[in-house]
Context: one part of a larger RNA
RNA sequence: GAACGAACGCUGGCGGAGUGCUUAAGACAUGCAAGUCGUACGAGAAAGUCGCCUUCGGGUGAUGAGUAAAGUGGCGCACGGGUGAGUAUCACGUGGGUAAUCUACCCUCAGGUUCGGGACAACUCCGGGAAACUGGAGCUAAUACCGGAUAAGCCCCCGGGGUCUUCGGAUCCGGUGGGAAAAGGUGGCCUCUUCAUGAAUGCUGCCGCCUGCUGAUGAGCCCGCGUCCCAUUAGCUUGUUGGUGAGGUAACGGCUCACCAAGGCUUCGAUGGGUAGCUGGUCUGAGAGGAUGAUCAGCCACACUGGAACUGAGACACGGUCCAGACUCCUACGGGAGGCAGCAGUCGGGAAUCUUGGGCAAUGGGCGCAAGCCUGACCCAGCAACUCCGCGUGAGGGAUGAAGGCCCUCGGGUCGUAAACCUCUGUCGGGAGGGAAGAAAGCCGUGCGGUUAAUAGCUUCACGGUCUGACGGUACCUCCAAAGGAAGCGCCGGCUAACUCCGUGCCAGCAGCCGCGGUAAUACGGAGGGCGCGAGCGUUGUUC
Numbered sequence: 001g002a003a004c005g006a007a008c009g010c011u012g013g014c015g016g017a018g019u020g021c022u023u024a025a026g027a028c029a030u031g032c033a034a035g036u037c038g039u040a041c042g043a044g045a046a047a048g049u050c051g052c053c054u055u056c057g058g059g060u061g062a063u064g065a066g067u068a069a070a071g072u073g074g075c076g077c078a079c080g081g082g083u084g085a086g087u088a089u090c091a092c093g094u095g096g097g098u099a100a101u102c103u104a105c106c107c108u109c110a111g112g113u114u115c116g117g118g119a120c121a122a123c124u125c126c127g128g129g130a131a132a133c134u135g136g137a138g139c140u141a142a143u144a145c146c147g148g149a150u151a152a153g154c155c156c157c158c159g160g161g162g163u164c165u166u167c168g169g170a171u172c173c174g175g176u177g178g179g180a181a182a183a184g185g186u187g188g189c190c191u192c193u194u195c196a197u198g199a200a201u202g203c204u205g206c207c208g209c210c211u212g213c214u215g216a217u218g219a220g221c222c223c224g225c226g227u228c229c230c231a232u233u234a235g236c237u238u239g240u241u242g243g244u245g246a247g248g249u250a251a252c253g254g255c256u257c258a259c260c261a262a263g264g265c266u267u268c269g270a271u272g273g274g275u276a277g278c279u280g281g282u283c284u285g286a287g288a289g290g291a292u293g294a295u296c297a298g299c300c301a302c303a304c305u306g307g308a309a310c311u312g313a314g315a316c317a318c319g320g321u322c323c324a325g326a327c328u329c330c331u332a333c334g335g336g337a338g339g340c341a342g343c344a345g346u347c348g349g350g351a352a353u354c355u356u357g358g359g360c361a362a363u364g365g366g367c368g369c370a371a372g373c374c375u376g377a378c379c380c381a382g383c384a385a386c387u388c389c390g391c392g393u394g395a396g397g398g399a400u401g402a403a404g405g406c407c408c409u410c411g412g413g414u415c416g417u418a419a420a421c422c423u424c425u426g427u428c429g430g431g432a433g434g435g436a437a438g439a440a441a442g443c444c445g446u447g448c449g450g451u452u453a454a455u456a457g458c459u460u461c462a463c464g465g466u467c468u469g470a471c472g473g474u475a476c477c478u479c480c481a482a483a484g485g486a487a488g489c490g491c492c493g494g495c496u497a498a499c500u501c502c503g504u505g506c507c508a509g510c511a512g513c514c515g516c517g518g519u520a521a522u523a524c525g526g527a528g529g530g531c532g533c534g535a536g537c538g539u540u541g542u543u544c
Stems, first nucleotide, its partner, number of pairs: 001544004006540005013391006019384002021349001026347003030344003035075003040072002048063006082302003091227008101219002106215001109212005114148004123138006154179003157175003161172004184207006191200001228274003235265003240262008277299004281292004304325005327338004355381001357380003363377001364375004394424004404415004428485001430480005438471001442466006449459003488533005493514003499528005509516002
């Protein structure tokens, strides 16, 4: 000199863009943060409104409504959001490998969607419990569950040769061999039956379901190289190192196990100890380098502490389950409930770090055919000079160099065009009025196409209409009044820009270093003046 997620002191007008628990991975009151689908399924209220009856208490029918809430089932909950404890490690970075692998939803293509069966919730009844919750009996549906059929392609097995190969195999071809699937829902039309709701057959559209292939995306695993300090840590290792066989996994492998061999690592630093998430980056520096890893982005790890598996395409799962532990809470003492390192917020710790706000309007995500619902992701607003940037606190004129302060050699000098005063301007702030973009989608209608037996239905696109904004009456624009509301902080001995007077008298005090102060102190305190920066200025801490 530069920098900071800063803090502290004094001071403080406005706006924009960012940033904001670095400490206790301490403990947490309260609310919210993951649901959705009635076009999978069986069931199914109430308030209100209307009608009828009425002994005026009410009863009953319709509507509300196949709506709400609950249940079965599907998909999601493994994303998004937080934190940095652990980890010196294939964790990260980089470059390869997988002929050793998986991949829900999505895309392409091909083939199929057949025949049956038995349950369990909800519900009803009877119990237990203070509660959390739970036992027994009975009824029932499905895209829930189970069995059979079929198999182009798929898996296994067998055979053969061509190509490639890490010599294990991979790929291609063939087989009379063996094995494994499925689920329906909804819109429209024709015909038939029925008093009707509706049902059956057929055609057709949409959404699904099963099998296989391809792609895309995501993930697992393996390898080379790189990644802090201590040798006042020198030896470490028994599933340890390798082999054979078996098990296990989506998959290779001591991953696990049995047997066999006795290996493997290490001064090119093993092992041990300490510290630490890694990176893109960030800061500094001419660079080389040094320091660092907040915000944003990629990867990893963790979710009260420790352990475990279940479900699933995916977890060994932050707002799931089980066990143990510590802690907190409820209890009828028998037994139960909980997990903010999600967003706010509280206590505590600390030098120190914000609102228990608004909205799903946009972007994105989950579910749904869709309308839509959910979304503390996100978009906004609030607080804080915490940082960066911009603007303002007025401009021009004005000498009798006013008054006043300070200094003085008593002549004067200086503050100083500074003020007063005159003439103007109107940024910001204040008041009044106008007032966006961010909105496309969606819905309704029409039209040309597409699909189709069809002029139903559905649908791409186009046009017209309608509707949707938290921010917010915000940005921005116009007008009004008025110099009116808006300057401080540090320093002035040298380094280092800036000097005099008074007070004090090695005292009180200053100080980054050198050093000042013991009676004329430009170094202490005050004043006048000056220098530097300016809504900031200094101090402290840390890095280069």
Molecule: small-subunit ribosomal RNA, 5' domain
Organism: metagenome